[in-house]
Predicted 3D model of a 95-nucleotide RNA (THF (Tetrahydrofolate) riboswitch aptamer) from a mouse gut metagenome. Rfam family: THF (Tetrahydrofolate) riboswitch aptamer. Its family is annotated with tetrahydrofolate metabolic process in the Gene Ontology. Rfam's curators write: Tetrahydrofolate (THF) riboswitch was first reported for Ames et al. as an RNA motif in 5' untranslated (5'-UTR)regions of folate transport and biosynthesis genes in Firmicutes genomes.
RNA sequence: CAGAGUAGGGGGCCAGGCGUUAAGUGUCCGGUGGACGGGGAGUUGCCGCCGGAACGAAAAGCGCUUGCUUGCGGUCUGGCCCCCGCAUCCCGCUG
Numbered sequence: 001c002a003g004a005g006u007a008g009g010g011g012g013c014c015a016g017g018c019g020u021u022a023a024g025u026g027u028c029c030g031g032u033g034g035a036c037g038g039g040g041a042g043u044u045g046c047c048g049c050c051g052g053a054a055c056g057a058a059a060a061g062c063g064c065u066u067g068c069u070u071g072c073g074g075u076c077u078g079g080c081c082c083c084c085g086c087a088u089c090c091c092g093c094u095g
Stems, first nucleotide, its partner, number of pairs: 001095003008084010018073003027053008038091004059070004
């Protein structure tokens, strides 16, 4: 001098759920916890949990009892693939 590697985030496909009697997702406020390359520190950044607020939706067919099918939801979980990626500081690793 160059490079590798994490948590996490985003997208696509597949499978299984949940909701469609509106939960969930997203936004804002307050509280609280956690994680952040191999080691240490760690934010005004990231993720979760609790409470509150505003906003807000796609159903249709069949069966009639509990349901089935096809949709829909910035829906959840898992698998595979792709992309981004240590806020930052110190040390380390590979060449």